RNA sequence: CGAGUAAAUCGGAUAGUCGCGGGCUUUUCGGCCUGAGGAAAGUCGGAGCUCCACAGGGCAGGGUGCUGGGUAACGCCCAGUGAGGGUGACCUCAAGGAAAGUGCCACAGAAACAAACCGCCGGGCAACCGGUAAGGGUGGAAAGGUGAGGUAAGAGCUCACCAGCGGUCAGGCGACUGGCCGGCUAGGCAAACCCCACCUGGAGCAAGACCAAAUAGGGGAGCUAUGGAGUGGCCCGCUCCGCUCCCGGGUUGGGUCGCUAGAGGUGUCAGGCAACUGGCAUCCCAGAUAGAUGACUAUCUUCAACAGAACUCCGCUUACAGGUUUACUCGCACU
RNA sequence: CGGGAUGUGGCGCAGCUUGGUCAGCGCGCGUGCCUUGGGAGCACGAGGCCGGGGGUUCAAAUCCCCCCAUCCCGACCA
Numbered sequence: 001c002g003a004g005u006a007a008a009u010c011g012g013a014u015a016g017u018c019g020c021g022g023g024c025u026u027u028u029c030g031g032c033c034u035g036a037g038g039a040a041a042g043u044c045g046g047a048g049c050u051c052c053a054c055a056g057g058g059c060a061g062g063g064u065g066c067u068g069g070g071u072a073a074c075g076c077c078c079a080g081u082g083a084g085g086g087u088g089a090c091c092u093c094a095a096g097g098a099a100a101g102u103g104c105c106a107c108a109g110a111a112a113c114a115a116a117c118c119g120c121c122g123g124g125c126a127a128c129c130g131g132u133a134a135g136g137g138u139g140g141a142a143a144g145g146u147g148a149g150g151u152a153a154g155a156g157c158u159c160a161c162c163a164g165c166g167g168u169c170a171g172g173c174g175a176c177u178g179g180c181c182g183g184c185u186a187g188g189c190a191a192a193c194c195c196c197a198c199c200u201g202g203a204g205c206a207a208g209a210c211c212a213a214a215u216a217g218g219g220g221a222g223c224u225a226u227g228g229a230g231u232g233g234c235c236c237g238c239u240c241c242g243c244u245c246c247c248g249g250g251u252u253g254g255g256u257c258g259c260u261a262g263a264g265g266u267g268u269c270a271g272g273c274a275a276c277u278g279g280c281a282u283c284c285c286a287g288a289u290a291g292a293u294g295a296c297u298a299u300c301u302u303c304a305a306c307a308g309a310a311c312u313c314c315g316c317u318u319a320c321a322g323g324u325u326u327a328c329u330c331g332c333a334c335u
Numbered sequence: 336c337g338g339g340a341u342g343u344g345g346c347g348c349a350g351c352u353u354g355g356u357c358a359g360c361g362c363g364c365g366u367g368c369c370u371u372g373g374g375a376g377c378a379c380g381a382g383g384c385c386g387g388g389g390g391u392u393c394a395a396a397u398c399c400c401c402c403c404a405u406c407c408c409g410a411c412c413a
Stems, first nucleotide, its partner, number of pairs: 001331010012300007020035006037306001041317002044315005049204004056236004061200005066080005081095001082093004096195002101193002103189003117136002119132005144162006163185001165182007208257004218247006227241004249412003264283008301304001336409007345362004355393001364380005386402005
């Protein structure tokens, strides 16, 4: 210098004028403070909160799936193991069980799991019979692979190495790794049913609580205590005793709370490889309900991307012009 | 704001629960026959990679994940 890998961060700035939401204050004019994001988005996962039992038992269903740790919790995060990819920095992986059972493996092929089509060998004149998984052919996949011995021909039949399985020893909390020994070894699919282990009740702020106004306190259907309802799929249990549904009616489709101080932010110290946790100090940082966060002027620059809170939080995923920084790898050249 | 469903030729749909030569049906479109001409009828044909991307698998419209688009439902009182 070129190519790349991983991560962090900014994403218009400053000043003035006017305007809007919220809060505080004032006798009034008014004054002061504050006002979108890293994703506020998708609503995918998990929780807080609220109601239904204090969410209880069984079945069914659903989810997760290497190991250890973190967390309020998770399908998230960190560190490792194994497998795969890359020269490398590094990246990717829903990664338990196929010897519990069932099922599937289209077409082709003899055969898709206990296989003989061709070929090879032996017998037989032949038809055919027997042996054989070396070789051919089909297929995505063909009965451990390569080599040597052996044999009528062959074959883990025997041996060496390698892959896999089982046992044992050592290391590691563990996944697993390494050594030794053994018998030689029945394919793939579980994001097919299933088995194993663990987790899992439902609904959602239009949850829910209170206040106010108004009316026909109407009509129909169902069940009526061996019943009905309380939203979960079923049964039990628990609670209530009239309840549910439909049509009709009323409300300016009303107001207050829930509603933002929180698993909170920043700094520092300590523990830990890290995720993260703890101590101390300091800060208060939107809360609307037709829904505020904008417009203009001046200066500067690269002329500004994706995009707008609606109960809250932790993650994941997706979108994002451009800029900055850090660590590392490879190649080339020079010293 | 919350909850749910659906995307397959031009249009309306089936196939997805059992993954395979399974991409099909009706209408529409094109060509030919028939007719004096048109319609109807008959025969033949074109047209879709299954909303988009990724994964599992030998193999995906179908199974799994992530996006995109469209549609539906939900106020309170009595």

Predicted 3D model of RNase P RNA and transfer RNA as a complex of 413 nucleotides. Rfam match: Bacterial RNase P class A. By type it is a ribozyme. Gene Ontology terms of the family: ribonuclease P activity, tRNA processing and dimeric ribonuclease P complex. The prediction has a mean pLDDT of 79.